[in-house]
Molecule: Purine riboswitch aptamer
Organism: Parageobacillus thermantarcticus
RNA sequence: AUGAAUCAUAUGAUGCACCUUCAUAUAUCCUCGGUAAUAUGGUCCGAGAGUCUCUACCGGGUCGCCGUAAACGACCCGACUAUGAAGGCGGAAUUAACUAGA
Numbered sequence: 001a002u003g004a005a006u007c008a009u010a011u012g013a014u015g016c017a018c019c020u021u022c023a024u025a026u027a028u029c030c031u032c033g034g035u036a037a038u039a040u041g042g043u044c045c046g047a048g049a050g051u052c053u054c055u056a057c058c059g060g061g062u063c064g065c066c067g068u069a070a071a072c073g074a075c076c077c078g079a080c081u082a083u084g085a086a087g088g089c090g091g092a093a094u095u096a097a098c099u100a101g102a
Base pairs, nucleotide, nucleotide: 002017003016005014006013007012018088019087020086021085022084023083024082025081026056030048031047032046033045034044041066042065050057058078059077060076061075062074063073064072
């Protein structure tokens, strides 16, 4: 571990919707401006850039760093979106009901 449809009757094919897995894109990344907090903190807002690409650019956690200042860092887990691919099944036994026959 599916819905409806069309074509065709081996029981299949096609496209649609939905779901799963995978691939590509992007690194859920980078730059800048403003703004806010201060070891119980490290935020928020905006712009740009990145994709033959629309959208998104965040959430949670762990560890660190900053001795009170204006600045954060490393790592782990998670997707969303766009496009493409594959798949969404096969089989056995038993029981019951119905039908037919003996």